The RNA shown here (THF (Tetrahydrofolate) riboswitch aptamer) has 92 nucleotides and comes from a bovine gut metagenome. RNAcentral records the identical sequence in 2 taxa. Of the family's consensus pairs, 94% are formed in the model. The prediction has a mean pLDDT of 80.

RNA sequence: CAGAGUAGAAUAAGAGCGUAAAGUGCUGUGGGAUGGGAAGUUCGCCCACAGACGAAGGGGAAGUGCCCCGCGGUUCUUAUUCGCGUCCGCUG
Numbered sequence: 001c002a003g004a005g006u007a008g009a010a011u012a013a014g015a016g017c018g019u020a021a022a023g024u025g026c027u028g029u030g031g032g033a034u035g036g037g038a039a040g041u042u043c044g045c046c047c048a049c050a051g052a053c054g055a056a057g058g059g060g061a062a063g064u065g066c067c068c069c070g071c072g073g074u075u076c077u078u079a080u081u082c083g084c085g086u087c088c089g090c091u092g
Stems, first nucleotide, its partner, number of pairs: 001092003008082009017072003026051007036088003040084001057069004
């Protein structure tokens, strides 16, 4: 001098969950995590509680919950791409 790596995001594939409404999204309060280390930042992320809002079912078989096609700002995994300002560390 150059570079890698966080939380996480997008897309795709696969496997699930829900469709008897959970989940997602929104608001408030509290807490937490966030390059390997330190003190921190973050319009981001997670958790708990409370509140408001709120949905796409259809078909087949069967007789107590199966299968198919859908649907949900649905969950997880994998791949790709993107992804920390300072000091130290790491790689060259």